[in-house]
RNA sequence: GCCUCCGUAGCUUAGUGGCAAAGCGGCGGUUUUGUAAACCGUUGACAACAGUUCGAUUCUGUUCGGGGGCU
Numbered sequence: 001g002c003c004u005c006c007g008u009a010g011c012u013u014a015g016u017g018g019c020a021a022a023g024c025g026g027c028g029g030u031u032u033u034g035u036a037a038a039c040c041g042u043u044g045a046c047a048a049c050a051g052u053u054c055g056a057u058u059c060u061g062u063u064c065g066g067g068g069g070c071u
Base pairs, nucleotide, nucleotide: 001070002069003068004067005066006065007064010024011023012022013021018054025043026042027041028040029039030038047063048062049061050060051059
């Protein structure tokens, strides 16, 4: 330099055109002499910009970041 894959919550992953889901975590509560565990509630995210579309996390382009391959 070229090619390819990936980027969703603090972490690990779903979701592939129409409502963003779960587990762990954080916070509050119940329970306990106390802690842990358990249960209930709650919190919090689509890398950025542009395009297509009635509608984009999803499709297209560019950029940024990460992994891999070739030279």